Predicted 3D model of a 494-nucleotide part of an RNA (large-subunit ribosomal RNA, domain I) from Marivibrio halodurans.

Context: one part of a larger RNA
RNA sequence: GGCGUCUGGUGGAUGCCUUGGCGCAUGGAGGCGAUGAAGGACGUGCUAGGCUGCGAUAAGCCUGGGGGAGCUGCCAAGAAGCUUUGAUCCCGGGAUGUCCGAAUGGGGGAACCCCCCGCUUAUGCGGGAUCCCGGCCUGAAUCCAUAGGGUCGGGAGGCGAACCCGGGGAAUUGAAACAUCUCAGUACCCGGAGGAAAGGAAAUCGAAGAGACUCCGUUAGUAGUGGCGAGCGAACGCGGACCAGGCCAGUGGCUGUCGAGUAUCAAGCGGAACCGGAUGGAAAGCCGGGCCUUAGCGGGUGAUAGCCCCGUACGCGUACAGGUGCUCGAUGGUCCUUGAGUAAGGCGGGACACGUGAAAUCCUGCCUGAAGACGGGGCGACCACGCUCCAAGCCUAAGUACUCCCAUGCGACCGAUAGUGAACUAGUACCGUGAGGGAAAGGUGAAAAGCACCCCGAUGAGGGGAGUGAAACAGUCCCUGAAACCGGACGUCU
Numbered sequence: 001g002g003c004g005u006c007u008g009g010u011g012g013a014u015g016c017c018u019u020g021g022c023g024c025a026u027g028g029a030g031g032c033g034a035u036g037a038a039g040g041a042c043g044u045g046c047u048a049g050g051c052u053g054c055g056a057u058a059a060g061c062c063u064g065g066g067g068g069a070g071c072u073g074c075c076a077a078g079a080a081g082c083u084u085u086g087a088u089c090c091c092g093g094g095a096u097g098u099c100c101g102a103a104u105g106g107g108g109g110a111a112c113c114c115c116c117c118g119c120u121u122a123u124g125c126g127g128g129a130u131c132c133c134g135g136c137c138u139g140a141a142u143c144c145a146u147a148g149g150g151u152c153g154g155g156a157g158g159c160g161a162a163c164c165c166g167g168g169g170a171a172u173u174g175a176a177a178c179a180u181c182u183c184a185g186u187a188c189c190c191g192g193a194g195g196a197a198a199g200g201a202a203a204u205c206g207a208a209g210a211g212a213c214u215c216c217g218u219u220a221g222u223a224g225u226g227g228c229g230a231g232c233g234a235a236c237g238c239g240g241a242c243c244a245g246g247c248c249a250g251u252g253g254c255u256g257u258c259g260a261g262u263a264u265c266a267a268g269c270g271g272a273a274c275c276g277g278a279u280g281g282a283a284a285g286c287c288g289g290g291c292c293u294u295a296g297c298g299g300g301u302g303a304u305a306g307c308c309c310c311g312u313a314c315g316c317g318u319a320c321a322g323g324u325g326c327u328c329g330a331u332g333g334u335c336c337u338u339g340a341g342u343a344a345g346g347c348g349g350g351a352c353a354c355g356u357g358a359a360a361u362c363c364u365g366c367c368u369g370a371a372g373a374c375g376g377g378g379c380g381a382c383c384a385c386g387c388u389c390c391a392a393g394c395c396u397a398a399g400u401a402c403u404c405c406c407a408u409g410c411g412a413c414c415g416a417u418a419g420u421g422a423a424c425u426a427g428u429a430c431c432g433u434g435a436g437g438g439a440a441a442g443g444u445g446a447a448a449a450g451c452a453c454c455c456c457g458a459u460g461a462g463g464g465g466a467g468u469g470a471a472a473c474a475g476u477c478c479c480u481g482a483a484a485c486c487g488g489a490c491g492u493c494u
Stems, first nucleotide, its partner, number of pairs: 001493009015479001016443002020414002022411007029403002031159002039100003042055003046078001049075003061094006070082003105114003115128005130156009163194001164192005174181001178227001204210002214241005224232002245395003248339001250336001252335014268316003274289004290307002292296001298310003344368008354380001375390005430437002450478001453465004
């Protein structure tokens, strides 16, 4: 030095576990904001820090309800206190609520700086942004007036996951290159709204007649469209979901607020039935004998518990507070007279499955421009006949889309390199000027009983005894503890 056996170190795989995730279902909710939001900064404790809560009344104050013995949130003890004169805790309502932030008196490098007015007074309180609407006052050139100015009242503003409507609108890509075309009216930007939005009561469809709109299936990858390439791609009809029609000056539609009635929603309450023996550290497992069940879902308890605990089935409860639904009443707001610079035509575009095509239909930037029910539109160029409908005004539930959020439940979903990036001080640490990027990190034990005391050592680190414990090779670097890698002992070979 090799090999073998044994025994350690290191390491943290594997097994088991789960406080966290993921997906779905049903119901709810679908908004918050100048009464100052979302989100923050700084404070706030007997307290140095982080988290949580709260706001100079600062882990809290008042009040109504619940509840009934402990409590002063977590890491996390200690100290000092509170509490049956009912605390802590839970639910409803209220008060306080620094500073920044739409941020709104002005400024500003957010959480800071500086002002004016009124009242009060030596400190505080209130007001002071802009835009829009309405009232009133005032008021130029310019007589009336108007513009403008002032003031009062009301409203808006910002944020929010997706869904929705509208205004704009790519490229990669595909066409095996590429330009029309495609990707796609997608991504993205902007505006706006609602719990849904949009659409909607035929100037429709299309040949039978049907009879608002929306959504799903089918029709059908059909008819078409298309450098007739790549591709794009209907409708009628049929089957379903859901169904609802109204208004234009009125006995109306829609809607806000208030009141009454009614239903429902909170914290919560009751809630059956078990003992013994052996083993064991511990019984719920085993053995023996019982009991309950409208409850044998689930979780916990020193191993696997219907009957030990929390629960579960079932039953009950909640106000002079608050939310929501429905009905009725009162009061307020708003809308509306049958639709002309419209229909139609020309030019240029766009939308329609339809790329200008034989191209109807719809929209309109420019130019023209009717009829008026004895009228007008459509039926895919156009004409006739026929059929059908009544544009240029308005409103309209349901069926449909979505899930930041709440409640309940479920899973041939994950189980710490998985599952969210995040089971833990996580959008943290850290990186970046910045936009932005973005981790690692779970497990002693049933219970801290977390090793008193002694010894070695530096008043260390670490270790040896002793003790606790079922176990300490469970000692906090703590369950299990694989392999790589590094030792030791023994055997054997050279």

Annotation: Rfam family: Bacterial large subunit ribosomal RNA. Its Rfam clan is "LSU clan". Gene Ontology terms of the family: ribosome and structural constituent of ribosome. The prediction has a mean pLDDT of 83.